RNAcentral holds the sequence, with entries from MGnify.
SAM riboswitch aptamer (S box leader) from a soil metagenome, 99 nucleotides, folded computationally.
Its mean pLDDT, the model's own confidence on a scale to 100, is 85.
The model forms 97% of the base pairs in the Rfam consensus.

RNA sequence: UUUAUCCAGAGUGGCUGAGGGAACAGGCCCGACGAAGCCACAGCAACCCGGCGGCAACGCCACGGUGCUAAAUCCUGCCCGAUAAACGGGAGAGAUAAA
Numbered sequence: 001u002u003u004a005u006c007c008a009g010a011g012u013g014g015c016u017g018a019g020g021g022a023a024c025a026g027g028c029c030c031g032a033c034g035a036a037g038c039c040a041c042a043g044c045a046a047c048c049c050g051g052c053g054g055c056a057a058c059g060c061c062a063c064g065g066u067g068c069u070a071a072a073u074c075c076u077g078c079c080c081g082a083u084a085a086a087c088g089g090g091a092g093a094g095a096u097a098a099a
Stems, first nucleotide, its partner, number of pairs: 001099006011041005019030003024077004042069003047065002050061004073093001078090004
């Protein structure tokens, strides 16, 4: 850079000790009943590898490579749906995977 996906799913213990939810702003949350980080084990998922079934589309499995395990990517910010609110669609940004 391109393509695909992002309202599903899955946590305990140890060390440590005050922040965290990507950045900025606003909101709303989480946090001494222990945040972030690190380690161990467990789990979720099925993008890639692999295996099985199938003409194919696709489905099933889950040892391996990643990823993930509060809240939709926590929500909003820009545009559109005449309009305030609400709601919906899209863009942008971001994350992950493959190339």